[in-house]
Context: one part of a larger RNA
Molecule: large-subunit ribosomal RNA, domain IV
Organism: marine metagenome
Order: sequence, then structure tokens, then C1' cells
RNA sequence: CUCUCGUUAAGGAACUCUGCAAAAUGGCUUCGUAACUUUGGAAGAAGAAGUGCCUAAGGCUGUAAUACUUCUAGCAAGUAAAGCGGUCUAAGGUCGCAGUGAACCGAUUCAAUCGACUGUUUAUCAAAAACACAGGUCAAUGCUAAACUGUAAAGUGAUGUAUAUUGGCUGACGCCUGCCCAGUGCUGGAAGGUUAAUAGGAGAUGUUAAUGCCGCUUGCGGUGUGACGCAUCGAAUUGAAGCCCCAGUGAACGGCGGCCGUAACUAUAACGGUCCUAAGGUAGCGAAAUUCCUUGUCGGGUAAGUUCCGACCCGCACGAAAGGCGUAACGAAUUGAAUACUGUCUCAACGAGAGACUCA
Repeated sequence: CUCUCGUUAAGGAACUCUGCAAAAUGGCUUCGUAACUUUGGAAGAAGAAGUGCCUAAGGCUGUAAUACUUCUAGCAAGUAAAGCGGUCUAAGGUCGCAGUGAACCGAUUCAAUCGACUGUUUAUCAAAAACACAGGUCAAUGCUAAACUGUAAAGUGAUGUAUAUUGGCUGACGCCUGCCCAGUGCUGGAAGGUUAAUAGGAGAUGUUAAUGCCGCUUGCGGUGUGACGCAUCGAAUUGAAGCCCCAGUGAACGGCGGCCGUAACUAUAACGGUCCUAAGGUAGCGAAAUUCCUUGUCGGGUAAGUUCCGACCCGCACGAAAGGCGUAACGAAUUGAAUACUGUCUCAACGAGAGACUCA
């Protein structure tokens, strides 16, 4: 010097990202116990007092030797009660600094955020505000159910049957959940337009039996027309869903404006005008886990507060089941404050053990 411990004057969080760590609290008995509340809780709230040993007692109680009384004379009934326990209480005395004498053995309070809660999770850096949850709601599904696995047979769903099963979102409870169906999606509709294979076959083309013309070395060459058949292409017409179209639908995906003027101080604008839109953000909340400017402004707390709490509203860029706002209880969650307490610190010291180090 390192590690694990112990003690410490005065101060007591001045340490630090943060009271991290440590200290403090602690058992049992008695008293006492607030706001708030879903009336269950909160609560061991908080806050007080007692606690060892000895003495002789008392109350209640378990067991009950033994004694006595009565009669129907019994394995009877009743009364009293020693001893041995259990528990509670008051009194007196006594020892120590200290009596849950060691060990085991809650620190507490106030306020806010988030999540209702118990629970689950990144085996091995994250336990949470994330997931789940009961509850809410929407959609699908009538049973050979939908959904899912499999090429199929088949299986799960379910030996269930809409108070059931599956999928999406939200997430106890309380008060609520506004406007927009123009776009996208979904559901329904079927008049019209468009539209595949198929059916259809107008017609077109190729091929050539035949045949016209020309030339000459009279059976050859060149150049035209071209039936039947075969083959290829092929218009009109026929033709479903879908799409276009018409409606509905937001706890479907989603969206929820701008400019200008105006009141008898000023300021502001209940009011008016105008443009655009499918409709222009309602209630509630708001510098917020969301606010850039920003340490916004005001108030509280402090001697002093970029954090915190209460307001304001100018919401860069909250907002109503990707739910909005509250909320008792709960939380190894996050933030701020306080009491107690302390070597966290001012500021370090001493001690114990184990290492390191030196020698063997």
C1' cells in the first nucleotide's frame, strides 16, 4: 500500500450524478394514531412508556390425590381441596453505564410522475414506466364452424356449440370518449361502362389440281389467275368475379386550417369580412416522461434552487380506447423535500485479521 472489519473529538450530507455505502430503527406488552379513502384500508401510520433478578401475595384456569355429605348403596351425585402446571395483574426490594444486556431483529414522514393491483421479462451489463392482467369494445364464426398445422389423409379448435371459439385494439375503478366517410380499407348493392378463358366465325393469307400469256432448242423456261382440301391468322357477337360506379362504416387506417379588420387611454378581440377544406381539435389537461426559444413569467420551499411543487397559456410539436383526465391501495420504479442517524465529507487517525513486501 490492497482487502475485510472495529472505534473516533467538534461538526452532521458541507460528500456525491444520487445519503451510493455505512450508521440509525428493530423483539414483545400497554397506550396512542392524521390527511385521504373504492369504507376494505391507510396502520406496525406517526408518537410515547415498560422490559433483568428476588420476595411474599392475588385473580382466572388445566389436572386432581385426599377428605366429607347424601341417597336409589353405585364404575353414583354433590361440596371442600393439597400437590403439580398455564396465564394475567398490582406491590415491595435489589444489581449494573446499560435488563428483547449476546444473536436473530421495520428507519420514518411529506409531495409529485408512471403503471391500478398480485404476477412476468432481456439464463450471462436493462426488473422497468416494458409484457401480462381482470374489465371494456370491435370483427369473424350456425358446426363438416371460423381460425390454425399439413402436399394430402388427417389433426388442433372440441368429445366444445354464440354466456362458445378465434383475431385486433384498450387495460382495475370513477367522469367521459367530440367533429370528418374526401383518400385508403372493410361491408352491402347491382342499373350502366370496362373485362379472361370459352363459344363464334365475317374475312384474310399460304399451299396447288387446273388454266391464261410470252419465248424458243416442242417440252422446257419465264410470268400471271387460281377450285376442293389442308394449314395459319382472325372481326362482329357471347362471356363471371374484379375495377369504374352507388351507399354505409372511425373503440377501421387515418385527419381535425389561413389571412385581414374591429370596443370612448392603451392592450386585447366577444364581433365582422374573405380564401381553402372531407372536417377544421370539443371536454379535459398543458414549459408536461411531450416546450425548441427556456434557467419562460409569477408564487412556494432555501441564506442562496438549470431540479421540485402550485399557477399562467405564447401547446416549436397534448388531446379523447396507438384512449383523455382523475384516483384509495400497491411498487427492490423515477423525482423533489424533511426528521433521525452517521468517517459520505471537513480531514483524517488509531486498532484487528488476511495479503503484498523483506529474510529464512